Large-subunit ribosomal RNA, domain VI from Acidithrix ferrooxidans, 266 nucleotides, folded computationally. The organism belongs to Acidithrix, within Bacteria.
Context: one part of a larger RNA
This record gives sequence, C1' cells and structure tokens, in this order.
RNA sequence: CGCAGGAGACCUGAGGAAGGCUGUCCCUAGUACGAGAGGACCGGGACGGACGUAGCUCUUGUGUGCCAGUUGUCCCGCCAGGGGCAUGGCUGGUUAGCAACCUACGGAAGGGAUAAGCGCUGAAAGCAUAUAAGCGCGAAGCUCUUUCCAAGAUGAGGUCUCCCACAGGGUUAACCUGGUAAGGCCCGUGGCAGACUACCACGUUGAUAGGCCGGAAGUGUAAGUGUGGCAACACAUUCAGCUGACCGGUACUAAUCGGCCGAGGG
Repeated sequence: CGCAGGAGACCUGAGGAAGGCUGUCCCUAGUACGAGAGGACCGGGACGGACGUAGCUCUUGUGUGCCAGUUGUCCCGCCAGGGGCAUGGCUGGUUAGCAACCUACGGAAGGGAUAAGCGCUGAAAGCAUAUAAGCGCGAAGCUCUUUCCAAGAUGAGGUCUCCCACAGGGUUAACCUGGUAAGGCCCGUGGCAGACUACCACGUUGAUAGGCCGGAAGUGUAAGUGUGGCAACACAUUCAGCUGACCGGUACUAAUCGGCCGAGGG
C1' cells in the first nucleotide's frame, strides 16, 4: 500500500515445512523343518543406540556485586574489626537463570491407491493363459493420518462484537480540507520477549520495576561481650549474622501532565 467504511478479537486451511532410523534379548519353541548338526516364519513382550522436541523436579556444570575460610602486601592512627590489589588472589560451598552429562516424550498404529511380485475368473486360440473386458493381494516408498507455519491464498476467505449518515469547499459529484467516534500510536515503568524492531504485562480506578517487609533458598554459628586457657584457641550469647536474580505483601520512589493519528461509504 492492497484486501470496496473504520476498528477489536477469534477462526477456516489452499499451500508449505518437519517427522519417517535401527539393534540386542525373551516368549511362542528347542516347536515346524532336519538323519543329525542345527534351527525358524507368523504373533507377542522387554531393554537399548543414534537423532529430534520440550523442560529444570532429580543429577551435574556454570553461577566475576551470595556466604565462609585463608596467603602476601598497602591503607583505615594502634588493638580488634574491615577495605583495596594480587587470574573472582587462592580455596570450599551455592539461589535464580542458562545448559547437558540430567528428566520426560517422539518415530507408531490405522485408512486409500500402488511398485516389483503373487493371484481369481477368462477369451482371442473348444486347450492353456493373472489380461485382452473384469476383480483381488502386495512396500521403510506415494497419499491421508501426527506436529508446526499459514488469507499478499491479490483467488486477499469466515464468525462475533464495537463506532457511526459531522462540518466547510466543490461543476453538488467524484473529490479536497478539518475536527472527531470505536480504536490505535507516541511517551513512560518493565519482562522468563528481544540485535534493532516486533511481542507481552502495566501506567494512580495502579503491584509494572525499584525500595521496604515477610518467606524460601544459600552459607554455616557474625560483631560485641562474658567465661576458660600462659597462649594458639575453645565455649556461651547463637541453626547466629549476612545474602544476586526466587515466592508473596506493601504505593515509599518512578510509570506525571499530555500529544498525535484515526470512518462519513456502495
């Protein structure tokens, strides 16, 4: 821009894409078969490999403004307690998130038409013949079935709901201009959404983010003081103190005030 007024939702599915892999073992059954050695079809079940999709409950990894321990050195006047630097200084753990080495699931079953192939009936050609007329079976393949995208499918589809016959100009008729409606955008607070954009939530009639409060979870018993010990240190106060992303609550802070676009038709 189009989709014959302007919007907001929800659908249909032409068409397209993805998927389609495979092994071992057990039962049937040591059966059929076979002199024996050996050893099935058909059918049923269990467990895997690789690949794919999704997820973070478990496990593991990461987790550079979480917690603790600790070395050297400089600083906060000293002690104590801390801060900086040294690969996050090093080491031990670790929430959220993100991942796989983790977890769950998938390939199927089924219908239709077929290939090679196997047949039924059957003449030409009194026989024979699956073929000439006719009718079947038959594959991981084809097509439906499963998942995803999808009306720019210009062949522009459908359903529901909302807004409405404004004003000025005009050869009164196409059209032009303007302010509006439903609605949308800008702007702002953000996100498990994201390169930007888009998408989603919210904007005081408010829990959108931050702060604060409570909880979870992590670390592992803070500082100070007291007691014991010559001391290192131990014990008590104390499962303490501190804490990023997690779950809630709460208008304290910031989403203020606003601006723009947007139908009049066949």